[in-house]
Context: one part of a larger RNA
RNA sequence: GAGCGAACGUUAGCGGCGGGCUUAACACAUGCAAGUCGAACGAGAAAGCUACCUUCGGGUGGUGAGUAAAGUGGCGGACGGGUGAGUAACACGUGGGUAACCUACCCUUUGGCGGGGGAUAACAGUUCGAAAGGGCUGCUAAUACCGCAUAAGUCCGCGGACUCUUCGGAGUCUGUGGGGAAAGCUGGCCUCUACAUGUAAGCUAGCUCCAGAGGAGGGGCCCGCGUCCCAUCAGCUUGUUGGUAGGGUAACGGCCUACCAAGGCAGAGACGGGUAGCUGGUCUGAGAGGAUGAUCAGCCACACUGGGACUGAGACACGGUCCAGACUCCUACGGGAGGCAGCAGUGAGGAAUAUUGCGCAAUGGGGGAAACCCUGACGCAGCGACGCCGCGUGGAGGACGACGCCCUUCGGGGUGUAAACUCCUUUCGACGGGGACGAAUGCCCGCAAGGGUUUGACGGUACCCGUAUAAGAAGCCCCGGCUAACUACGUGCCAGCAGCCGCGGUAAUACGUAGGGGGCAAGCGUUGCUC
Numbered sequence: 001g002a003g004c005g006a007a008c009g010u011u012a013g014c015g016g017c018g019g020g021c022u023u024a025a026c027a028c029a030u031g032c033a034a035g036u037c038g039a040a041c042g043a044g045a046a047a048g049c050u051a052c053c054u055u056c057g058g059g060u061g062g063u064g065a066g067u068a069a070a071g072u073g074g075c076g077g078a079c080g081g082g083u084g085a086g087u088a089a090c091a092c093g094u095g096g097g098u099a100a101c102c103u104a105c106c107c108u109u110u111g112g113c114g115g116g117g118g119a120u121a122a123c124a125g126u127u128c129g130a131a132a133g134g135g136c137u138g139c140u141a142a143u144a145c146c147g148c149a150u151a152a153g154u155c156c157g158c159g160g161a162c163u164c165u166u167c168g169g170a171g172u173c174u175g176u177g178g179g180g181a182a183a184g185c186u187g188g189c190c191u192c193u194a195c196a197u198g199u200a201a202g203c204u205a206g207c208u209c210c211a212g213a214g215g216a217g218g219g220g221c222c223c224g225c226g227u228c229c230c231a232u233c234a235g236c237u238u239g240u241u242g243g244u245a246g247g248g249u250a251a252c253g254g255c256c257u258a259c260c261a262a263g264g265c266a267g268a269g270a271c272g273g274g275u276a277g278c279u280g281g282u283c284u285g286a287g288a289g290g291a292u293g294a295u296c297a298g299c300c301a302c303a304c305u306g307g308g309a310c311u312g313a314g315a316c317a318c319g320g321u322c323c324a325g326a327c328u329c330c331u332a333c334g335g336g337a338g339g340c341a342g343c344a345g346u347g348a349g350g351a352a353u354a355u356u357g358c359g360c361a362a363u364g365g366g367g368g369a370a371a372c373c374c375u376g377a378c379g380c381a382g383c384g385a386c387g388c389c390g391c392g393u394g395g396a397g398g399a400c401g402a403c404g405c406c407c408u409u410c411g412g413g414g415u416g417u418a419a420a421c422u423c424c425u426u427u428c429g430a431c432g433g434g435g436a437c438g439a440a441u442g443c444c445c446g447c448a449a450g451g452g453u454u455u456g457a458c459g460g461u462a463c464c465c466g467u468a469u470a471a472g473a474a475g476c477c478c479c480g481g482c483u484a485a486c487u488a489c490g491u492g493c494c495a496g497c498a499g500c501c502g503c504g505g506u507a508a509u510a511c512g513u514a515g516g517g518g519g520c521a522a523g524c525g526u527u528g529c530u531c
Stems, first nucleotide, its partner, number of pairs: 001531004006527005013391006020383001021349001026347003030344003035075003040072002048063006082302003092226007101219003106215007114148001116146002123138006154179011184207006193200003228274003235265003240262008277299004281292004304325005327338004355381001357380003363377001364375004394424004404415004428472001430467005438458001442453004475520005480501003486515005496503002
C1' cells in the first nucleotide's frame, strides 16, 4: 500500500447491488419446512339451509356431498434445504479403466396384456390400557396379494460355427432342455352380437401395465499422478500378504469364512502423533510465490451420541424404523413421548452476526389426464453504513475586506468571497395526481389460422407529471521527524502522549484547550488478521 463474513469508538441525508453466528456439531418453547392422486379401490359424515310430522323434548326426508376426515393402493418422501463434527483418505482434483457393474421416472424401438383364486384394512361388534397404543370376532374392494396358461426376445445348463482378444475371456449366428410376465382406468361411438330405448359385450382415442433392445441423464467399483506439520514418532502388520474352495454383492476384491503358504509395508518416511472437509476459486504480488477455502458452483461427510438392518430403482435414510446411551418432557408409577447442523424464533457462549414477515405472481421441484394441491426451495419485503458503487448537503455574483474570534512588533495580519446581500436552480427529501414491466401459461370457442377471458407477493413500489422553498442534510482523524499541515495560552518529568525514534523537570509546533492549517468524507479513526 492492498484486502476482510469483521469488531470497537464517534458521526450520519438518500438510493442501487451484495453480504450478515467466523464462538457452543451447546440446549431448544411455539408455528411452519413433503406431499399428492376419487381417472387404482371399498366405504362415507357433520354443522348449516330447507320441507313435512310433533307429545314442542324432538323425529323423518331433501340439500350440504359422493364433499370433509380416515383407510387400502400408487408415485414422491434417497430431490430440494442445513452444517463442517469427523476425515491426511482414491475424501478431493486431474487423467484413465470397468471384457467386473446398476439405473425408477423420460425418449426411441420390438413383442405382449389369456383365464382363475384366497385374503385383508377401512367398517361393525367386543375387549385391555391413565395415555401412547393394542387384542379377539365378523363383513368387503382393487392397478393390493397368489397360483395357472402363453414366451418373440431374456435368464440358466449342454452343443456347433464365426469374429475379436490383454489368451482371462467378450460378441454374433444357431441347435436343444429348463425357469420365469402382465392390470386395469377414463372419454367417445353403435357397423356387427345381446337386451331391443339406450346401454353392455364390441369398436375406437388416451393414460397405465408386462417382457426385451437401444439412448439420455445419474450412480457404484478400480487405477496413474497431485494433496499440511512433527523423526524429540523408526520400525509396523496375523485377515496381516498371497493362494485354493465356498459364501456374499448390481459388480471385482480378505469383502467374509475354512484350509494352505509366510508373506506384505518402510529413510523416495512405513507406523504413530498433531492439524484440517477438498476443489473451481478468493486475497496479495510485476511475477515466481505466499495466504486462504465466507457468499456462488462441483464433490464428500454428517443429522442428539454409538450401532443395526428393513423398504425400495436408489438409503443403511435430517423432519423413517429397531437397539443401547446421555438429556428433556408426560404419567393413574404399570408405562410412554422427543431430537431446529430446514425457515423464523428463544436461552447460553461471545468483541460480534437479522423478522416467530408476505407470496406461490415468476423460476424450479413432487403428485395428478387435467383443474389443481403442496413447496420457509425460491421470489420478495423487514433489520444493521457490514461492504462496494452512485447522488446530495446548493450555483453565480459579492469589500483593500462587516461583526465575532485568534495572533500581533499595536502599525497591522488571519479566518475571508467566507458571511450578510443580489440573482438563479430544485437533484434527494416533503406534499398532491397518475402508475407499471416482470404474464408466459392456464381456461373457453374453433379443424386450423385465430379470437375471447383469467392470474402480481413485491406494490400504490419503481417510474412519470405537478406544488413550494436554499429551504431538512458534515463529520472524523491528524499538524516534532518518518508524513501533508503552526501559533497562542494552560501545565511544569505533574497531568499526560506514543506505530518507531521519542516528547513533558517554567517560553513544549510532541501533553490539554483555542485560533489557524492538512487529509479523507457519509463516513473517519482504532484494534485484529493476510499478502
The part of an RNA shown here (small-subunit ribosomal RNA, 5' domain) has 531 nucleotides and comes from an uncultured bacterium. RNAcentral holds the full RNA, with entries from ENA and SILVA. Its Rfam family is "Bacterial small subunit ribosomal RNA". Gene Ontology terms of the family: ribosome and structural constituent of ribosome.